[in-house]
THF (Tetrahydrofolate) riboswitch aptamer from a marine sediment metagenome, 96 nucleotides, folded computationally. The model forms 94% of the base pairs in the Rfam consensus. Its mean pLDDT, the model's own confidence on a scale to 100, is 86. The sequence is in RNAcentral, with records from MGnify.

RNA sequence: GCAGAGUAGAUUUUGUGCGUAAAGUGCUUUGGGAUGGGAUGUCGCCCGGAGACGAAAGACUUUGAUUAGUCUGCGGUACAAAGUUGCGUCCGCUGC
Repeated sequence: GCAGAGUAGAUUUUGUGCGUAAAGUGCUUUGGGAUGGGAUGUCGCCCGGAGACGAAAGACUUUGAUUAGUCUGCGGUACAAAGUUGCGUCCGCUGC
């Protein structure tokens, strides 16, 4: 000098759940946290507060009543595994 490995995440498939009896997801704002091996860092990610918006239900049994339960769907739904993909700066690691 050249090349490579390696993050948080993202996405697809499968499985198990949650909600539909309205949470969750997404949006705005604000506080905090973690994040290649080390340091630093956000326009990426996670958690909390406030706010606005918002839905695909149906069948059967049960009950005074979606009250309780089961199944089929639905939700830009949660978690896990696998595949694919995957750090800005500086330093380091491996190979040539």